RNA sequence: CGGACGGGCAGUCGCCCGCUCGAAUGGGAGGAAUCCCACGACGGCGGGAGGAAAGUCCGGUCUCCAUAGGGCAACAUGCCGGCUAACGGCCGGGGGGAUUCGCUUAAAGCGAGUUUUACGGAAAGUACCACAGAAAACAAUACCGCCUGCUGGGGAUGCGAAUUCUCGGCCGGUAAGGGUGAAAAGGUGCGGUAAGAGCGCACCGCGGCCGCAGCAAUGCGCGCCGGCAGGGUAAACCCCAUGCGGAGCAAGACCAAAUAGGGGAGGAGGAGCGGCCCGCUCCGUUUCACUUCCGGGUAGGUCGCUGGAGCCGGGGAGAGAUUCCCGGCCAAGAGGAAUGACUGUCACCCCGCAGGGGGUCCAGAAACCGGCUUAUAGUCCG
RNA sequence: GCGCCCGUAGCUCAGUAGGAUAGAGCGGCGGUUUCCUAAACCGCAGGUCACAGGUUCGAAUCCUGUCGGGCGUA
Numbered sequence: 001c002g003g004a005c006g007g008g009c010a011g012u013c014g015c016c017c018g019c020u021c022g023a024a025u026g027g028g029a030g031g032a033a034u035c036c037c038a039c040g041a042c043g044g045c046g047g048g049a050g051g052a053a054a055g056u057c058c059g060g061u062c063u064c065c066a067u068a069g070g071g072c073a074a075c076a077u078g079c080c081g082g083c084u085a086a087c088g089g090c091c092g093g094g095g096g097g098a099u100u101c102g103c104u105u106a107a108a109g110c111g112a113g114u115u116u117u118a119c120g121g122a123a124a125g126u127a128c129c130a131c132a133g134a135a136a137a138c139a140a141u142a143c144c145g146c147c148u149g150c151u152g153g154g155g156a157u158g159c160g161a162a163u164u165c166u167c168g169g170c171c172g173g174u175a176a177g178g179g180u181g182a183a184a185a186g187g188u189g190c191g192g193u194a195a196g197a198g199c200g201c202a203c204c205g206c207g208g209c210c211g212c213a214g215c216a217a218u219g220c221g222c223g224c225c226g227g228c229a230g231g232g233u234a235a236a237c238c239c240c241a242u243g244c245g246g247a248g249c250a251a252g253a254c255c256a257a258a259u260a261g262g263g264g265a266g267g268a269g270g271a272g273c274g275g276c277c278c279g280c281u282c283c284g285u286u287u288c289a290c291u292u293c294c295g296g297g298u299a300g301g302u303c304g305c306u307g308g309a310g311c312c313g314g315g316g317a318g319a320g321a322u323u324c325c326c327g328g329c330c331a332a333g334a335g336g337a338a339u340g341a342c343u344g345u346c347a348c349c350c351c352g353c354a355g356g357g358g359g360u361c362c363a364g365a366a367a368c369c370g371g372c373u374u375a376u377a378g379u380c381c382g
Numbered sequence: 383g384c385g386c387c388c389g390u391a392g393c394u395c396a397g398u399a400g401g402a403u404a405g406a407g408c409g410g411c412g413g414u415u416u417c418c419u420a421a422a423c424c425g426c427a428g429g430u431c432a433c434a435g436g437u438u439c440g441a442a443u444c445c446u447g448u449c450g451g452g453c454g455u456a
Base pairs, nucleotide, nucleotide: 001382002381003380004379005378007346008345009344010343011342012341013340015048016047017046018045019044020043025038026037027036028035029034050362054373055372057371058370059369060368061367062248063247064246065245075243076242077241078240079093080092081091082090083089094119095117096116097115098114099113100112101111102110103109120239121238125237126236127233128232129231143178144177145174146173147172149170150169151168152167153166154165155164156163157162186204187203188202189201190200191199205228206226207225208224209223210221211220212219213218252303253302254301255300262294263293264292265291266290269283270282271281272280273279310329311328312327313326314325315324316323317322347360348359349358350357351356383455384454385453386452387451388450389449392408393407394406395405401439410426411425412424413423414422432448433447434446435445436444
């Protein structure tokens, strides 16, 4: 660095779900025995958290809404190829960086290993680059320095003309050297020059074209051309390419009480005063009481709900991600939330001379799946 | 579930299109003044800019990931 496990077994008690048994209860049918439906106590059997169930950072399945077709904006991604249902994930490769080793050298460089990489475009445009520094991107009014010319002073040699040294001033040249800075407009060497400068040349570097290798990124080339195209920042705006309709299981579908509205039909009566009659009271008879039916919809219930891009074993393809074939298996699905506690024993760790005592990570499913990220005591393997 | 915002000194806040010692008020400490205290005046300390990594010459500021807190909505 990568992978696997992440306490085991037994007993007792308790919780959730499914199946089964069916006490009790409610409703319905019937003359009744009894039957049907609903709910289901006590039992019995079976199952019951993860490697991250977490963060909700990406991608999908599913469901509903929207949608003639197309585009802009916003957002995301960004070397190349592959895998995949898809991805911002994974695998392989290329380029760059760091580091180690070896070879070699004046410096450079070359090869191998390990590791890492948000890696399109800065020769489209805009913007920014503090301080320092002469100058920070349109190159530049040159700080020290170097140099030609003109000129002033001083000195040496000399009879003199002149030569030479030195200290200044002015007009210029110079970006090679010093110095500043994160960064100073290719590097080294030779030539060249007043001094310099791609000014010229060789090599290296750079750009373009061509050829070869590779699917490609890209690499290679005593092949050709160009003295060089001109700093950095795009995790600044931006440009280019690609992708993208929106919402989320509280999605959504079905059944459906009471009450109050709505619509249709009937309707002159209806309700109460403990069973009946009378009587009384209330509501209604223009204002629609009362009865009945229909529809929407709330509470509530059911489904969605877990058998799936599934798991295990074997074999094949491939460098790998991954994929194909064969055989076997079914392993939470709830209500805002069950999956626990105790005892014994074993394993490991700690304390102790010993008897013995203490401890065993991070953490808890909520429609489901693939990733990423983060937390994680200890053990095992490579 | 979905969406959004915040974290700077003990407290309340500036500073966020990057630029070097990160500021202000209150509070704290020391001094002056006073018999003492308060007020006033002078001075000083106090910061992992929530944490980690990256981009950049340079990060409180930009990007990514964590941690903590708050809000909206069904």
Notes: This is a predicted complex of two RNAs, RNase P RNA and transfer RNA, with 456 nucleotides together. Rfam match: Bacterial RNase P class A. Its family is annotated with dimeric ribonuclease P complex, tRNA processing and ribonuclease P activity in the Gene Ontology. By type it is a ribozyme. The coordinates come from a structure-prediction model, not an experiment, and the mean pLDDT is 77.